Predicted 3D model of RNase P RNA and transfer RNA as a complex of 475 nucleotides. Its mean pLDDT, the model's own confidence on a scale to 100, is 76. It holds a member of the Rfam family "Bacterial RNase P class A". Rfam classes the family as a ribozyme.
[in-house]
């Protein structure tokens, strides 16, 4: 100086003025008080993605609890953390000289399925070319051809051909036999662990594909703030449809009936009433506790209302600083409140700066225009997508100088 | 705001790993046939919304995007 990897930050800036919306506080009107309306004062008012809505978790509602299974997801090891498919640290693989990048990465020996085409042969295979041995024919002979037989070395197909190389060995080939690699088993070492390192044994055995079905392990009820609670206002229980438990059985009670007694009482039915059991009926769907239920319910459509308050802004918060921890992240102290709108606030103007672009000019300068993505709607971790232009900080490879 | 659906020639579609260089219909375009137009015959253009992975191979599976429908007080 070039050419790169990787990690973090900003997201115009200051200041006037006039407006917008909440919070808090003070007056004033409305006879007090609340609520409200106006007026003042303080203090606040979009993001790093507030977006896609792709996971995950709070909250709230389906009466509650608990199992179970469907469907359905995630998937190497350890750990963080409410959770997670996120992060964070490691390990195996792959690429790059390197800094460092990528990785859905259980199981194919538990079964079933696919491997078009092309090739002989696609999963306990085969024998098309071709090599090798025997016999017979022909030929002098070289050499041809038939017929049996070995053989997977070599050639050809394919995305993949039943372990690679290299020597030995053979009639000619073969893990036939050795050395090396690469697979398996089994020990030992390290390591929490995925695994990694050494031995030794097996001559090699089960090809690919689970982002095909499926097997193991682990998670998981369902719906969402238009959840969902109140108060107002309006209404006709209108259509249509679908389902349909009004059951039985004991009990005999300060009810009821019926009988005997003058009465007190006492007896007797079982239609009502009641009271205990069974069946039904109710969470989206099983099961089981628990509850609840007693004649209508339930979808779907059309009519009316279509205002208001709450949820709802103190939270897994934010900021600084010690401690553990490699880190994600915990923890402890300190200090700070820091957006709540509902057709929807958070925004015009103007001045100086700041950056880019045009222009004019020899130059200093000046004169215009622009300000990336995009904007909360119940919150929060994440991820993924989109961005002008800038600002820092680590490492890597190469040139040159010293 | 939440939640769920689709994407294939100009339009309606078929397709479910390999028979896909992706079929049919209408539309279109040239030729034929007609005295000319229609019909009809023949041959032709014409698409898997996009980026990445799985797999020997992807319209098709799987992730993410973008674009368009829908439903909910």
């Nucleotide at each position: 100086c070039c050419a790169g990897a990787u990690g973090g930050c900003c997201g115009g800036a200051u200041g006037a003025c006039c407006g917008c919306u909440g919070u808090a506080u003070u007056g004033u009107c409305c006879a007090c008080a609340a609520a409200g309306a106006c007026a003042g004062u303080a203090g606040g008012g979009a993001g790093g993605a507030a977006a896609g809505u792709c996971c995950g978790g709070g909250c709230u509602c389906c009466a509650g609890g608990a199992g179970a299974a469907a469907c359905g997801g995630u998937g190497c090891c350890g750990g963080a953390u409410a959770a997670c498919g996120u992060c964070c640290g490691g390990c195996g693989g792959g690429g790059g000289c390197g800094a460092c990048c990528c990785u859905a990465g259980g199981g194919a020996a538990a079964g079933u399925g696919c491997c078009a085409c092309a090739g002989a042969g696609a999963a306990a295979a085969u024998a098309c070319c071709g090599c090798c041995c025997c016999u017979c024919c022909g030929g002098c002979g070289a050499c041809g051809g038939a017929a049996g037989g070995g053989u997977a070395a070599g050639g050809g197909u394919g995305a993949a051909a039943a372990g690679g190389u290299g020597c030995g060995g053979u009639a000619a080939g073969a893990g036939c036999g050795c050395a090396c690699c690469g697979c398996g088993u089994c020990g030992c070492u390290g390591g929490c662990a995925a695994c990694a390192g050494c031995g030794a044994c097996g001559g090699c055995a089960u090809g690919g594909c689970a982002a095909a079905c499926c097997c193991c392990a682990c998670c998981c009820g369902g719906a969402g703030c238009a959840a969902g609670a109140c108060c107002g206002c309006a209404u006709a229980g209108g259509a249509a449809c679908c389902g349909c438990a009004c059951g039985c059985g004991c009990c005999g009670c300060u009810g009821u009936g019926c009988c005997c007694u003058u009465a007190c009482g006492g007896g007797c039915a079982a239609a009502c009433g009641g009271g205990c059991g069974c069946a039904c009926c109710g969470u989206c769907a099983c099961u089981c506790c628990a509850c609840g239920g007693g004649a209508c319910g339930g979808u779907u459509c059309g009519g009316g209302u279509u205002g208001g308050u709450c949820g709802c802004g103190c939270g897994a918060g934010g900021c600084g600083u010690c401690u553990g921890g490699u880190a994600a992240c915990a923890g402890g102290c300190g200090u700070c409140c820091c957006a709540g709108a509902u057709g929807a606030a958070u925004g015009g103007u103007c001045a100086u700066c700041c950056g880019u672009c045009g222009c004019c000019g020899c130059a200093a300068g000046g004169c215009g225009a622009c300000g990336a993505c995009a904007a909360a709607a119940c919150c929060c971790g994440g991820c993924u997508u989109a961005c002008a232009g800038g600002c820092c900080g680590u490492c890597u490879g190469g040139c040159a100088c010293u | 705001g939440u939640c769920c659906c689709c994407u294939u020639c100009g339009u309606c579609u078929a397709g479910a790993g390999g028979c896909c260089u992706a079929g049919g219909a209408c539309a279109u375009u040239a030729c034929c046939c007609u005295u000319u137009c229609a019909c009809g015959g023949u041959a032709g253009u014409a698409a898997c919304a996009c980026g990445g992975g799985u797999u020997c191979g992807a319209a098709u599976c799987c992730c993410g995007u973008a674009g368009g429908g829908g439903a909910c007080g």